[in-house]
RNA sequence: GCGAGGAUAGCUCAGUCGGUAGAGCAGUUGGCUUUUAAUCAAUUGGUCCUGGGUUCGAGUCCCAGUCCUCGUA
Numbered sequence: 001g002c003g004a005g006g007a008u009a010g011c012u013c014a015g016u017c018g019g020u021a022g023a024g025c026a027g028u029u030g031g032c033u034u035u036u037a038a039u040c041a042a043u044u045g046g047u048c049c050u051g052g053g054u055u056c057g058a059g060u061c062c063c064a065g066u067c068c069u070c071g072u073a
Stems, first nucleotide, its partner, number of pairs: 001072007010025004019056001027043005049065005
């Protein structure tokens, strides 16, 4: 240089044919317990990497850019 994959909650990751974004862990509150741990219930948390475009509507499609991983020379 070329090719492929990826960037979504604090962390690890889902998200179908474009239709109002979720799980587990973590956090908070409460129950239980002499206390802790464990466990149960409830609950908080999102500019979906950035900027444009298409569309009634974009995490999803298109263009450009940034960063990470792998392959190739």
Predicted 3D model of a 73-nucleotide RNA (transfer RNA) from an Akkermansiaceae bacterium. The sequence was found in a public genome assembly. Rfam family: tRNA. Its family is annotated with triplet codon-amino acid adaptor activity in the Gene Ontology. It is annotated as a transfer RNA. The source organism's lineage runs through Bacteria, Pseudomonadati, Verrucomicrobiota, Verrucomicrobiia and Akkermansiaceae. Model confidence (mean pLDDT): 80 of 100.